[in-house]
Context: one part of a larger RNA
Molecule: small-subunit ribosomal RNA, central domain
Organism: Candidatus Pacearchaeota archaeon
RNA sequence: UUGGGUCUAAAACAUCCGUAGCUCGCCUAGUAAGUCUCCUGUGAAAUCCGGCAUCUUAAGUGUCGGGCGGGCAGGAGAUACUGCUAGGCUAGGGACCGGGAGGCGUGAGGAGUACGCAUAGGGUACCGGUAAAAUGGGUUGAUCCUAUGCGGACUAACGAUAGCGAAGGCACCUCACGAGAACGGAUCCGACAGUGAGGGAUGAAGGCUAGGGGCGCAAAACGGAUUAGAUACCCGUGUAGUCCUAGCAGUAAACCCUGCGCACUAAACAUCGGUGCCUCUUCGAGAGGCAUCGGUGCUGAAGGGAAGCCGUAGAGUGCGCUACCUGGGGAGUAUAGCCGCAAGGCCGAAACUU
Numbered sequence: 001u002u003g004g005g006u007c008u009a010a011a012a013c014a015u016c017c018g019u020a021g022c023u024c025g026c027c028u029a030g031u032a033a034g035u036c037u038c039c040u041g042u043g044a045a046a047u048c049c050g051g052c053a054u055c056u057u058a059a060g061u062g063u064c065g066g067g068c069g070g071g072c073a074g075g076a077g078a079u080a081c082u083g084c085u086a087g088g089c090u091a092g093g094g095a096c097c098g099g100g101a102g103g104c105g106u107g108a109g110g111a112g113u114a115c116g117c118a119u120a121g122g123g124u125a126c127c128g129g130u131a132a133a134a135u136g137g138g139u140u141g142a143u144c145c146u147a148u149g150c151g152g153a154c155u156a157a158c159g160a161u162a163g164c165g166a167a168g169g170c171a172c173c174u175c176a177c178g179a180g181a182a183c184g185g186a187u188c189c190g191a192c193a194g195u196g197a198g199g200g201a202u203g204a205a206g207g208c209u210a211g212g213g214g215c216g217c218a219a220a221a222c223g224g225a226u227u228a229g230a231u232a233c234c235c236g237u238g239u240a241g242u243c244c245u246a247g248c249a250g251u252a253a254a255c256c257c258u259g260c261g262c263a264c265u266a267a268a269c270a271u272c273g274g275u276g277c278c279u280c281u282u283c284g285a286g287a288g289g290c291a292u293c294g295g296u297g298c299u300g301a302a303g304g305g306a307a308g309c310c311g312u313a314g315a316g317u318g319c320g321c322u323a324c325c326u327g328g329g330g331a332g333u334a335u336a337g338c339c340g341c342a343a344g345g346c347c348g349a350a351a352c353u354u
Base pairs, nucleotide, nucleotide: 004325005324006323007308008307012322014202015201016200017199021195022194023193025089026088027087028086029085030084031083033082034081035078036077037076038075039074040073041072042071048066049065050064051063052062053061054060092192093189094188095187096185097184098183104178105177106176107175108174109173110172111155112154115151116150117149118148119147120146121145122144126137127136163170164169207248208247209246210245211244212243216242217241221237222236223235224234259321260320261319262318263317264316267299269297270296271295272294273293274292275291276290277289278288279287280286303310304309327354328353329352337346338345339344
């Protein structure tokens, strides 16, 4: 490279936005670049194929014809498809309107249990901890009970197989500001779309810088146990950190180990949100049923798959675009480059070995 692949064997970028590129709905007219047909030139000779001739034949040689699997150029035509130009359409997409759902984001304010500490009162000898202990705390009065105050962190039950968000993630209550999705309407725009190399933004925990804060928890560290040892598991302390503000960093089993979009292809059940209709109604945003659209799950037809399993939420059947894989180790190492305060990140080999 031709292929074959990417849930679990190697392989879907952590996620989204978006530039170039690639791909792109229906109708009409034009054009004729791609495309198709014909013609001309070209495709040297030798070689190759066929006829004839010729050295007695053969090989060979001569001559005539064909071919040379093509490439480029010019000319004449065709117009279905692709492209381009012009015009139109509304099924894709977007806008708008309506009433609902939601732990969606940012900021501010408020609340609550527990915990710790302080003070005061009560009270006396233990408390704590474990498999058992000890270290530890306590007569300078602990643990325990009551009251008051202060402090920081967190948000039980409700809670769900539930919801929202692009992902990371999001949960006490209220307010303000902001964002998105679904459904219904069919008023407007009229292909404005899909994907997306580079690029940009966001991105758990931990880490870093500066300034705050520090109740509890707790890497490191110290002590007590255990043990042959115990740089651990268990226990007692305990500093970074965990929290806030402003920045940096840019990684995770960032997982559904499953890229995004469109179309088609059996059903059953559960549940969340919307809409329409019906029944019941103690009339309340009440209860139930049917239909439909969108999500979340479960079981499964066809089909797929090496199997496990997947199965209208596909890993089915097609199409468009992107990323990635090519035996194990060496190695996500070395080197160079780029980024970072650093830690390190991104990109990413080879020798050698098997």